[in-house]
RNA sequence: UUUCCGAAAGGGUAAACCUCGGGUAACCGGGGGACACAAAGCCACGGGUCCUGAAAAAGCUCAGGAUAGCCGGGUUGCCGAA
Numbered sequence: 001u002u003u004c005c006g007a008a009a010g011g012g013u014a015a016a017c018c019u020c021g022g023g024u025a026a027c028c029g030g031g032g033g034a035c036a037c038a039a040a041g042c043c044a045c046g047g048g049u050c051c052u053g054a055a056a057a058a059g060c061u062c063a064g065g066a067u068a069g070c071c072g073g074g075u076u077g078c079c080g081a082a
Base pairs, nucleotide, nucleotide: 005080006079012037013036017032018031019030020029021028022027035069041075042074043073045072046071047070048067049066050065051064052063053062054061
């Protein structure tokens, strides 16, 4: 120095809910709020789930969108005990 790992220290993010705004919707953003999180930083590549539309026919297909705090993967990063 790097990898694994996750004690300590300094910190960080922000679930549900309330409120304002956007969106047909899923959901997203601002403020409050803290359930949690060692990547709960970022990315829609794969799977899952959710929303919208169409056709089809009996639960299948296609297209568009959402979800990174559903899982996997990619990538960047603070600290340095055992």